[in-house]
RNA sequence: CAAGUAAACCGGGUGGCUGCUCGUCGGGGCGGUACUCGCCCUGAGCGGGAGGAAAGUCCGAGCUCCACCGGGCAGGAUGCUGGGUAACGCCCAGGGGGGGUGACCCUACGGAAAGUGCCACAGAAACACACCGCCAGCGGCCGGUUUCCGGUGCGGGCAAGGGUGAAAUGGUGAGGUAAGAGCUCACCAGCGGCUGGGUGACCAGUCGGCUGGGUAAACCCCAUCCGGAGCAAGACCAAAUAGAGGGAGAUAAGGUGCCCGGCCUGUUCCCCGGGUUGGUCGCUUGACCCUGAUGGUAACAGCAGGGCUAGAUAGAUGGCCACCGUCCUUCCCUUCGGGGAAGGAUACAGAACUCGGCUUACAGGUUUACUUGGCCC
Numbered sequence: 001c002a003a004g005u006a007a008a009c010c011g012g013g014u015g016g017c018u019g020c021u022c023g024u025c026g027g028g029g030c031g032g033u034a035c036u037c038g039c040c041c042u043g044a045g046c047g048g049g050a051g052g053a054a055a056g057u058c059c060g061a062g063c064u065c066c067a068c069c070g071g072g073c074a075g076g077a078u079g080c081u082g083g084g085u086a087a088c089g090c091c092c093a094g095g096g097g098g099g100g101u102g103a104c105c106c107u108a109c110g111g112a113a114a115g116u117g118c119c120a121c122a123g124a125a126a127c128a129c130a131c132c133g134c135c136a137g138c139g140g141c142c143g144g145u146u147u148c149c150g151g152u153g154c155g156g157g158c159a160a161g162g163g164u165g166a167a168a169u170g171g172u173g174a175g176g177u178a179a180g181a182g183c184u185c186a187c188c189a190g191c192g193g194c195u196g197g198g199u200g201a202c203c204a205g206u207c208g209g210c211u212g213g214g215u216a217a218a219c220c221c222c223a224u225c226c227g228g229a230g231c232a233a234g235a236c237c238a239a240a241u242a243g244a245g246g247g248a249g250a251u252a253a254g255g256u257g258c259c260c261g262g263c264c265u266g267u268u269c270c271c272c273g274g275g276u277u278g279g280u281c282g283c284u285u286g287a288c289c290c291u292g293a294u295g296g297u298a299a300c301a302g303c304a305g306g307g308c309u310a311g312a313u314a315g316a317u318g319g320c321c322a323c324c325g326u327c328c329u330u331c332c333c334u335u336c337g338g339g340g341a342a343g344g345a346u347a348c349a350g351a352a353c354u355c356g357g358c359u360u361a362c363a364g365g366u367u368u369a370c371u372u373g374g375c376c377c
Stems, first nucleotide, its partner, number of pairs: 001373010012324007020049005025043007051348001055359002058357005063230004075226005080094005095109001096107004110221002115219002117215003131162002133158003138155002140152005170188006189211001191208007234281004243272001245271004253265004288307005294301002325346009
């Protein structure tokens, strides 16, 4: 210098005019005996006023109401190990597998000898198979010079080679055999035992029998977790009112002159019908933010100091103009550091109970660490 990898961060600025919302302060009016009260109007008053994702609403929580003796079934979610956390499907660290020359990246990564299902096309066969092929050791048949020899794949044996396929029941080589085959041996892969290391996933070594197709983001099995609904939750005030409507339960109330039963009324709950639909709280101080040192590889934790950072309810945070900044393209100048002119671009998007995450969108820019290649000293 070029090409990359991984993180962290910024994501317009200033001024003018004119609006919006919340709080506060002042002025005026009305209500009220009055006030430090309430309401209305007002002020070119003062102060606060979106994001890194406020988004998607995909996970996990707080909070609220309902339900609930306890447990199970069904259903759903998660799925290597250890840790973090309020919790998580998130994060950190590590292990196995895969990719890259590398920095580094990806990984639903429990169980397929519990059972069931499925495995397109092709192929003989996709769980038990023989199409081509190989074989005369065995049975049969034929021939001969008949204790035997030769021929013949009809039966039979084989799966090495060919062929099909994504996949054909470990791979390569040697021995062995009628031909073959883990049948035997060496090495490798896989499985199991033992020894050592590690908290563990697992790793290393050694021994053994020789090996059982794939698929669980197919059913299923195993382990762990999960009651439901959501701020339109929910609480209060005000306002409103059409029920001889339907159903259930209880008979402790009243009536039917008294008692029992029955009936009616009333009471409680549910459904249906009708009315109201304004305000206050919930509401923003919280698993909060910043800085520092400590512990920890880290995620993170506790400690000390400091800070307060939107709260609308048809929903504010806006609009217009000027100048500047940043980047791109073209042109000009240059003392090669750069400077100037014109044109263009300036994104994604916007709180609505609140947090922790994930995912997705994003003009343009900055920083740090590292890798590979080239050149120079």

Description: A computed fold for a 377-nucleotide RNA from a Dehalococcoidia bacterium, annotated as Bacterial RNase P class A. Model confidence (mean pLDDT): 77 of 100. It matches the Rfam family "Bacterial RNase P class A". It is annotated as a ribozyme. It was read from a public genome assembly, where an Rfam model found it.